[in-house]
């Protein structure tokens, strides 16, 4: 004492990057704010400062002055002296260094301190002050003159002491007051304190690789306190670098601090210990000690005074001002405490320092109340309207006083006095809940939900991502949830992150093995043996500062904070010891390596010669109209003879079969054939060396095609190019030609998917098969075993994320080398280096995104592949497309042409039937609790019906008459129930949303499929099953299998139809019997039949034969009424298409509320250059008319269906009867068929328009029904590209019914008559199902997705050039200043009697040297007109590269 999460997908596992949660901080912002206590506080301009203070002391060194006093004397000082002013206090500019930090170590100093010894004698000369004259605006200062000393000189002495050639030389002092002290000299030690020198540690960059001339050594001398190029002068030519030298950018170092399991990382604020620095540069004096923060001197900059001559300043000391900045305090007390400096001491100084004062800046502490208190108050909020929820929360009740406010007492800190703090801390009395809560979140991650607002808008946002009308994700609200005097945000650092990996990663295919090889440094290394002991190890000693950290105790009412002890500080450095192991050292050995000898193998290299076969051209012969190419053509060639063919000849290049998973080489890569040179491997054989090895960073070498350069060569191929094709287009694919190359020599390039995407060695880990070369072994002599060695396939452990490696490892270890650390920019750019060029080689950053990627899953899709189906194609019929018409639909029109349906699956569709209604549309007009529903109050008794006035289009108003007079009753206007008024509550909408929904429906598809349970694999998504050999209409059925059942679907039950059996027998039926009629089941009987409606049978590959696997079926055949599902129906898995329907209904939500609601008239939905669908009817002779003349089924029918008669040419119109319908009705079927007429024509075909006349339904047929009669008589003479239906009672034709419906069908939905033709086949269209396969698609190919231009923005490269900064070289200048030479000027001490000497000193000269200045070069930035690419940006623009075989396989 190690925790994880979200995010790439349809989903999975792995790779990998981004993002959070943790901790912290000298911090800042925003909201908010009660106290203490401890501690912190300019991180940026070492940017400039105003004004105060931060260093003085000593009268016991000395003179002089001044004040007090009579006086003694005391007392103050400005000067002389002495000590301090090299401390303390501040900063982090420079410095990458012996600067720090450890550990050593020798040739040094050290004042005050301490201990020892010896001393402190003799004497001289000066100068400040002061005194007088001066100069100056000031600063400040000359000239003379006086004076003392512990200021200064000189002599004398010197044990020790320092020099020496050991003879000897040389050097010292001060006194003071007063009786003891305190000074003072020398010296020798101590302590302290400091200078020097070393060993190891301590950033980054190699797009910095070479540095260096006092450089590196050595002699001599100089100079330091002291060694030493430290400094000269001479002599050598070194010294230092890949263990990173020089450049170059950053930094104060440390003890520590933060982090974090450590290990490590990141920092170096406060404490503490070094260094540097004091405006910038430089340079000394003075001292023990500085090259001196508050001294000098000199330059430089800059501020200030000035009298214009010339002077002063340095806050990186403490406040404090100004500026900069996101941002850091008071121009405060006191030397009472610690410590300092001088003092004999009294004191005096002391912004060090102790205190206070500002700032939640951080750390700790306390507080804002405490019990009770339920009508769960009140008002907020939420709702299913009940309720819940705020919430014991308040209120209200009882209590407390930390904190507050007033008052008293009053320390510690001071060992004897003296307290700034402070009347502070604390102690105690009184008063009284009083004076005291925010801040941030609530989609996941992450604890914590609800309404409301808004509608890709405002916004949100750490990452994923939210917001486009139901938002737990903006906003606000309620509520919740975290933390608290804070809370949240921004910023840093570390951690998560094993995402640089030492601990603890990795490189086939995710990033990552250099093309290959050879080898130098490095690195690593077979046995044995001895001695030594670098390493290693273990003990012991020195250090490792203090404080921090830990751990145990103490002190402060607790922490925080202080304090005390001990661990401990994982490191250096000595020293004993041990000697396995690594390394050095000596000696040996053969198992690694290697020699040597033997017979064999091979496209191994490199040169010479020489061969066939072909292609191409020439010559010459035959011959003659074409070849040649293609998907089809055409460019081309050929009658001046082509192509074909035969013979001869020319030239280049390549080298068939043999040829192979085959051989050989390090790769690259080598292929007729003979000869020469020649490099390397296997195998035997053991004769020789004796670890001679392995691996390799830099270097060297080889490296394919492709281009380069110079010379040859030049058959075939063939970029560029040119021609024809193809296309929208075609700078391609495809053909026809064709240069550079392709060939050789030399000489460059140095790249490739240089691939096994696998780096070399070496050792071990089951095996089986094949194949090439060597050996040995048996024999059957052509095969078999054994082993080496190569080269393949498959497979166990193992390994991997898989896939898939698996003795030729991607297993399991060693060794050594290269390389990776998200995707793009970027195979890039700048700089080096290489090349002739083209390039190549080394290699980034800005800036952008949240992903990019492997490897398997499962769909889906393919201009993949295999198997199958289906009126899918294909044989056939028969139509649509062309005319007329109808009816739909788009368009257009309009006041309105109401809506919706939109490949298939919108378009005779909702609409099974718009003249008014319907009607949803328009116009005009009317009504407002409403046409309709529920509730409350009042009135009335009703409603309901009939008549008829009047206004109006009409709804609708107005007033009338007449009939009728509700129901229960406790008999009350009690209670139902109706009506009429009033008022709110609602009503009402065919208004939006079908993309908020529910039911219902289309459609893939009546396609064979869809899944589940257990269980097996597989981390897993998921597989298996369900897939495989057959079969089938079918996941139907058999067999086989890690599956084995199972469920929705297939099929079967269900209806109808076909065949018989039975039951029953009207309204059906009539074979027999009777009976009637012109006829007629018409009437008696009768149920045989036909029929009807019940109940059953029958049909199952059951049976037979072949076939098949002895199956499952298939295929024929018997037998049936029907044979293999006997036809037809109804039935529609799991699902797809956000399919369609808010106008059938239901509905959340939103709108509208004298209107988008309700009602009426009138018009529209019927329009009409037009276009498409989807039907009728035709174009006629398989017809048309006339004339005769058979046979149906299903349905319908009381406001109906209508017979019979009459009437009209008809449509009908009158009258009568029948039928609640197997009884009546409509009913007459058509087509076919016999007769007869027409004769290929716009007709005796068609029937459209139009006129006239009339019918029927209706309140009404203008607009806008439908039907008759007669006249009229278009367009059409069989249909362009196209494109539907249909395999049998089907298609094609031919009538009938039925629902809608007053009335209106060429549609639609049944019905039944007549009644074909073809199907070889499955190669193609289309659609589908199964397995397989390839994906960069997953909204799923209607997908992805690539490049160029256009446009907007960002950030970068180049660029004639200009600017700044820093550095370097050369030259020039040279203040100050110390040397060092001068010294003619000055010159108190000593020498001399004097002249004069010694010494000294100003000048003056040199040489060092700081600023500056001048030419050059180098290096970082800024900047630039135009410029080159890159990145993101709404749906722009051209094309379609790439993923599928991506439609030319891709890629480098």
């Nucleotide at each position: 004492u190690u925790a994880g999460a979200g995010u790439u997908u349809g989903a999975u596992c792995c790779u990998g990057g981004c993002u959070c949660a943790g901790a912290a901080c000298g911090a800042a912002c925003g909201c908010u704010g009660g106290c203490g206590g401890c501690a912190g506080g300019c991180u940026u301009a070492a940017c400039a400062c105003a004004u105060g203070c931060a260093a003085g002391u000593c009268g016991a060194a000395c003179g002089a002055u001044g004040u007090a006093g009579c006086a003694a004397u005391a007392c103050a000082u400005a000067g002389u002296g002495g000590c301090g002013c090299a401390c303390g206090g501040g900063u982090g500019c420079g410095u990458a260094a012996c600067a720090c930090g450890u550990g050593g170590g020798a040739a040094c100093u050290u004042a005050c301190c301490u201990u020892g010894u010896a001393g402190u004698a003799u004497g001289g000369a000066a100068u400040a002050a002061c005194g007088u004259c001066g100069g100056g605006a000031a600063a400040c200062u000359g000239a003379c003159g006086c004076u003392a000393a512990u200021a200064c000189c000189a002599u004398a002495u010197a044990c020790g002491c320092c020099c020496u050639u050991c003879g000897g030389g040389g050097g010292a002092a001060u006194g003071a007051u007063u009786u003891a002290u305190c000074g003072c000299u020398a010296u020798a030690a101590g302590a302290u304190a400091g200078g020097c020198c070393c060993g190891c540690g301590c950033a980054a960059g190699a797009u910095u690789a070479g540095c260096u001339u006092g450089u590196u050594g050595g002699u001599g001398a100089g100079g330091u306190a002291a060694c030493g190029g430290c400094u000269c002068a001479c002599c050598a030519a070194g010294g230092c670098u890949a263990c990173g030298a020089u450049c170059u950018u950053u930094a104060g170092c440390u003890g520590g601090u933060c982090u974090g399991a450590g290990a490590g990382g990141a920092c170096g604020a406060c404490c503490a210990g070094c260094c540097a620095c004091a405006c910038u540069g430089g340079a000394a004096c003075u001292g023990a000690g500085a090259c001196a923060c508050g001294g000098u001197c000199c330059a430089g900059a800059c501020u200030c005074c000035u009298a214009c001559g010339g002077g002063a300043g340095g806050c990186a000391g403490c406040a404090g001002u100004g500026g900069g900045g996101a941002a850091u305090a008071u121009u405060g007390g006191a030397c009472a405490a610690u410590g300092g400096g001088c003092g004999a001491a009294a004191g005096c100084c002391u912004g060090a320092u102790c205190c206070a004062g500002c700032c939640a800046u951080g750390c700790c502490g306390c507080g804002u109340g405490a019990g009770u208190g339920a009508u769960g108050a009140a008002g907020g909020c939420c709702u299913u309207a009940g309720g819940g929820u705020u919430g014991u929360a308040a209120a209200g009740c009882u209590c407390u006083u930390u904190u507050c406010u007033c008052g008293a007492u009053g320390a510690c800190g001071a060992u004897g006095a003296u307290g700034a703090c402070g009347g502070u801390a604390a102690u105690u009395g009184a008063g009284g809940a009083a004076u005291a809560a925010g801040c941030c979140c609530c989609g996941g991650c992450u604890a914590a939900c609800u309404u409301c607002g808004u509608g890709c808008c405002a916004g949100c946002a750490g990452c994923c991502g939210c917001g486009g009308u139901a938002a737990u994700a903006c906003g606000a609200a309620g509520g919740g949830g975290g933390c608290u005097a804070g809370c949240g945000u921004u910023g840093u650092u570390c951690g998560g992150a094993a995402u640089c990996a030492c601990u603890g990663g990795g490189c086939g295919u995710a990033a990552a093995g250099c093309g290959g090889g050879u080898g130098c440094a490095g690195g690593c290394g077979g046995c044995u043996u001895g001695a030594a002991u670098a390493g290693u190890u273990a003990g012991a000693a020195g250090u490792g500062a203090a404080a921090u950290g830990c751990u145990u105790g103490g002190g402060c009412u607790c922490a925080a904070c202080c304090u005390a002890a001990g661990a401990a500080c994982u490191g250096c450095u000595u020293u004993u010891a041990a000697u396995a192991c690594u390394g050095g050292c000596a000696a040996g050995c053969u198992a690694g390596a290697g020699u040597g000898c033997g017979g064999g193998a091979g496209a191994g290299g490199a040169g010479u010669a020489u061969g066939g076969a072909a292609u191409a051209c020439c010559u010459a012969g035959u011959g003659u109209a074409g070849a040649g190419g293609u998907g089809a053509a055409a460019u081309u060639c050929g009658u001046a003879g082509a192509u074909a063919u035969u013979a001869g000849g020319u030239g280049g290049a390549a080298u068939a079969c043999c040829a192979g998973u085959g051989g050989c080489g390090a790769a690259g890569g080598c292929g007729a054939u003979a000869c020469u040179c020649u490099g390397g491997a296997a195998c035997g054989c053991a004769a020789c060396u004796g670890a001679c090895g392995c691996u390799c960073a830099u270097g060297c070498c080889c490296g394919a095609a492709a281009g380069u350069g110079u010379g040859g060569g030049g058959a075939u191929c063939a970029a560029a190019c040119a021609g024809g094709a193809u296309u929208a287009g075609a700078u391609a694919c495809c053909c026809u030609g064709g240069u550079a190359g392709u060939c050789c020599a030399c000489a460059c390039c140095g790249u490739a998917a240089a691939c096994g995407a696998u780096g070399u060695g070496u050792a071990c880990u089951a095996g089986a098969u094949g194949u090439c070369g060597g050996u040995a072994g048996g024999c059957u002599u052509g095969c078999c075993u054994a082993u080496c060695g190569g080269u393949a396939u498959c497979g166990c452990a193992g390994c991997u994320a898989a896939c898939g490696c698996a003795a030729u490892a991607a297993g399991u270890a060693c060794a050594c080398c290269g390389c990776c650390u998200g995707g793009g920019a970027a195979a890039u750019a700048c700089g080096g280096u290489c090349g002739c060029a083209a390039g190549a080689u080394u290699a980034a950053a800005a800036c952008u995104c949240a992903a990019a990627g492997g490897a398997a899953u499962u769909g889906a899709c393919g201009g993949g592949g295999g198997c199958c189906c289906g009126c899918a194609c294909a044989a056939g019929c028969g139509g649509u497309g062309g005319a007329g018409c109808a009816u739909g639909u788009g368009g257009u029109u309009u006041a309105a042409u109401u809506c919706g349906a939109a490949g298939c699956a919108a378009c005779g569709c909702g609409c099974a039937g718009a003249a008014c209604c319907u009607u949803a549309c328009c116009a005009g007009a009317u009504c407002u609790u409403g046409a309709c529903a529920u509730g409350g109050g009042a009135g009335u008794c009703g409603c309901g019906g009939g008549c008829a006035u009047c206004a109006g289009a009409g709804a609708u108003g107005a007033a009338g008459c007449c009939c009728u007079u509700c129901a229960g009753u406790u008999c009350g206007g009690c209670u139902g129930g109706a009506c009429u008024c009033c008022g709110c509550a609602c009503a009402g909408g065919u208004g939006c949303u079908g993309c908020a929904u529910g039911g219902c429906u289309g459609u893939c598809g009546u396609c064979a499929g869809c899944u589940c349970g257990u269980g097996u694999c597989g981390u897993g998504a998921g597989a298996u099953g369900u897939u495989g050999g057959g079969u089938u209409a079918a996941g139907u059925c058999c067999c086989g299998c890690a599956a084995c059942g199972a469920g929705c679907g297939c099929a079967a039950c269900c209806c109808u139809u076909a065949c018989c059996u039975u039951u029953c027998g009207u309204u059906g039926c009539c074979a027999u019997c009777a009976g009637g009629u012109u006829a007629u089941g018409c009437u008696g009987g009768g149920c045989a039949c036909u029929c009807a409606a019940g109940a059953g049978g029958a049909a199952c590959u059951g049976c037979c034969a072949g076939u098949g696997a002895c199956a499952a079926g298939c295929u024929g055949g018997a037998g049936g009424a029907a044979g293999g599902c006997g036809g037809g129906g109804a039935u529609g898995a799991c699902g797809u298409c956000a399919a369609g329907u808010c106008c059938u209904c239901a509905u959340g939500g939103c709108c509208c509320u004298u209107a988008c609601g309700g009602u009426c008239u009138g018009g529209g939905c019927u329009a009409c250059a037009c276009a498409c669908g989807u039907g009728c009817u035709a174009c006629a002779a398989u017809g048309g008319c006339g004339g005769u003349u058979a046979c149906a089924a299903u349905g319908g029918g009381a406001u109906g269906c209508u017979u019979g008669c009459c009437c009209g040419c008809g449509a009908g119109g009158g009258u009568u009867g029948g039928c609640u319908a197997a009884u009546c009705c409509g009913u007459a079927a058509a087509a076919a068929g016999c007769c007869g007429u027409c004769u290929c024509a716009g007709u005796u075909c068609a029937g459209a328009u139009u006129g006239u006349a009339c019918u029927c339904u209706g309140c009404a047929a203008c607009u806008c029904g439908a039907g008759u009669a007669c006249a009229u008589g278009a367009a059409g003479u069989u249909g362009g590209a196209a494109u539907c239906g249909c395999u049998a009672g089907u298609a094609a034709u031919c009538g009938u019914g039925g629902a809608u419906c007053a009335g209106c069908a060429u549609g639609c939905c049944a019905c039944g008559g007549c009644g074909a033709a073809u199907a070889c086949g499955u190669u193609c269209c289309c659609g589908g199902g199964c397995c397989u396969u390839g994906u960069a698609c997953a909204c799923a190919c209607c997908g992805c997705c690539c490049g160029u231009c256009a446009c907007a923005c960002c950030a970068u490269g180049g660029g004639g050039g200009a600017u700044u900064a820093c550095u370097u070289u050369a030259c020039c200048c040279g203040a100050a200043g110390a040397u060092g030479g001068u010294a003619c000027g000055c010159u108190a001490a000593c020498c001399g009697c004097a002249a004069g000497g010694a010494g000294g000193c100003a000048g003056c000269c040199a040489g060092c040297c700081a600023c500056g200045g001048u030419a050059g070069g180098g290096u970082c930035a800024u900047u630039g007109a135009c410029u080159g690419g890159g990145g993101u940006g709404a749906a722009g623009u051209c094309g379609u590269a790439a993923c599928a075989a991506g439609g030319u396989a891709a890629c480098c």
The RNA shown here (small-subunit ribosomal RNA) has 1452 nucleotides and comes from an uncultured bacterium. It matches the Rfam family "Bacterial small subunit ribosomal RNA". The coordinates come from a structure-prediction model, not an experiment, and the mean pLDDT is 84.